[in-house]
Context: one part of a larger RNA
């Protein structure tokens, strides 16, 4: 000199773009952050349309008549009811499907095939999506919801009855599928060709541009595993290792393998640093530097690991699963003391810690994601707004003229010098500010749809009006005098300064530097 996720002191006009718990991976009140589908299913409830019955009134054909009336088809209004009349729609919990493994946060652990880079997979898996081939026939038994009963403070649980499905299940059919055996070719294997035997599928809903279902083959994207090389400090850590190293066989896995087990052998690693200890997420990158290098890994992006601590599996294409389950532990809460509930390293917020780090905001309008044929619903991802000079960039605090060089201040050799064209004063302008009027793009469209936002921007009006500080002035280092103080009070990055004329302390005038900032501290080059 440059830099920072900075902090502190003094000061502080505006706008834009970024950015904001580096400490306690400490504890958390409250709200929200993952749902959706009635075009898979049976119920329950509500509204609506049609119908039937019914209550009250009304109309009054016809018949009877003692001519007073009686009876009453039928018309209209109205009350109530019906589910085995009928149309359409909505809501709720449940069964079922898909999603919840993404998206979000954090960096505790990890010195490791974790990451980076380049390979291998004849050792593998892959829901949704795309392409191609073939298929979807016939049955069955349950169960939730519901209802009845019981237990419990609650969380919840138990039993009886009966019901549906794209839930479950049996049979049929089937090969380029699976398994076994045989066989052919190949870069040794589980690859490839052919044959025989055995075995295994399916689901409907809608009337629309239909959506799904089953099997097989291929693709895309994704994932697993293995290997070469690279990856901090320490020898005041020198020996380490018994599933350890290898083999055979078996088990296990989607898959190789001591991954696990039985048996056999005695190996394997190490001064090119094993083992131990310390520290640390890795990278693209960022800072600095002429470069080589050195330091760092916050925001953004890729990968990894974790989601109170430790362990485990279930479901599933995918998890050993942040807002799933089970067990243990610590902590917090509820309790009728018998027993239960919980996990902000999601977004806000709160408390604690700390030098220190924001709103319990608006919206799904855009982009993206989940579900749905769709309409649409959900989305603290995201888009926005709010707060903070935290950073960077831009812009303003006026411009021109103006000497009686005013007054005041300071110094003075008392003549004057300086502050100083600075001010006053005259003319001008209106960025900004305030007020008024107009007013977007972002929307993809035939139309409708904008949180931001009456925002950005444009026009007019008012009036210099609303807007300057901070550090320094002995040398390094740009900038000097007076007074006060008297080795005191104090200053200081280094050299040092101060003991009566201090350009070094304090104040004032003046000056120098930077400027909405300026200094200080910390850290890196």
């Nucleotide at each position: 000199g440059g830099a920072u996720g900075a902090a502190c002191g003094u000061u502080g006009g505006c706008u834009g773009u970024g950015u904001g718990c580096c400490u306690a991976a400490g504890g958390u009140a409250u709200g929200c952050a993952a749902g959706u589908c009635g075009g898979a299913c049976g119920a329950u409830c509500c509204c609506u349309u049609u119908g039937a019955a019914u209550u009250a009134c009304u109309u009054g054909a016809g018949a009877c008549u003692u001519c007073g009336g009686u009876u009453g088809a039928u018309u209209g209004u109205u009350u109530u009811u019906c589910u085995u009349u009928u149309u359409g729609g909505g809501a709720u919990a449940g069964u079922g499907g898909c999603a919840a493994a993404c998206g979000g946060g954090u960096g505790a652990g990890u010195a490791a095939c974790a990451u980076g880079u380049g390979g291998a997979u004849u050792a593998u898996c892959u829901g949704c999506c795309c392409u191609g081939a073939a298929g979807a026939c016939g049955g069955g038994a349950a169960u939730a919801g519901c209802u009845c009963a019981u237990c419990g403070a609650a969380a919840g649980a138990u039993g009886g009855g009966g019901u549906a499905a794209u839930a479950c299940u049996c049979g049929a059919u089937a090969g380029c599928c699976u398994u076994a055996c045989a066989u052919u070719c190949u870069u040794u294997u589980a690859g490839u060709u052919u044959g025989u035997a055995a075995g295994u599928a399916a689901a409907g809903c809608u009337u629309u541009u239909g959506c799904g279902c089953u099997u097989c083959a291929g693709g895309a994207g994704g994932a697993g595993u293995c290997c070469g090389c690279a990856u901090c400090c320490u020898a005041u850590c020198a020996g380490c290792u018994u599933g350890u190293u290898g083999g055979u066989g078996a088990g296990g896995u989607a898959a190789u393998g001591g991954c696990u087990c039985a048996c056999c052998a005695a190996g394997g690693c190490u001064a090119a640093g094993a083992c131990g200890g310390g520290u640390a997420g890795c990278u693209g990158g960022c800072g600095u530097g002429a470069g080589a290098g050195c330091g760092c890994g916050g925001u953004c992006a890729g990968c990894c690991a974790c989601c109170a601590u430790g362990g485990a599996a279930c479901u599933g294409a995918g998890a050993c699963a942040c807002g799933g389950u089970c067990c243990a532990u610590a902590c917090u809460c509820c309790u009728a003391c018998g027993g239960g509930a919980g996990g902000c390293a999601g977004c806000a917020a709160u408390u604690a810690g700390g030098a220190a780090u924001c709103u319990u905001g608006c919206g799904c309008a855009a982009u993206g994601g989940g579900g749905g044929c769709a309409a649409c619903c959900c989305u603290g991802a995201c888009g926005c707004a709010g707060c903070g000079a935290c950073a960077c960039a831009g812009u303003g605090u006026g411009g021109a003229g103006g000497a009686g060089g005013a007054a005041g201040g300071u110094c003075u050799u008392c003549g004057g010098a300086u502050u100083g064209u600075a001010a006053a004063c005259u003319c001008c302008u209106u960025u900004u500010a305030u007020g008024a009027g107009g007013g977007a793009a972002g929307a993809a469209u035939a139309g409708a749809u904008g949180a931001c936002g009456g925002u950005a921007c444009c026009u007019c009006a008012u009036g210099a009006a609303u807007a300057a500080g901070c550090a320094c002035c002995u040398g390094c280092u740009a900038a000097c005098u007076a007074c006060g103080u008297g080795c005191c009070a104090g200053a200081a990055g280094c050299a040092u300064c101060g003991g009566u004329g201090a350009u070094g302390c304090g104040u004032a005038g003046g000056g120098u530097g930077c400027g909405a900032a300026c200094g200080u501290u910390a850290u890196c080059c």
A computed fold for a 525-nucleotide part of an RNA from a sludge metagenome, annotated as small-subunit ribosomal RNA, 5' domain. Rfam family: Bacterial small subunit ribosomal RNA. The full RNA is in RNAcentral, with records from SILVA. The coordinates come from a structure-prediction model, not an experiment, and the mean pLDDT is 85.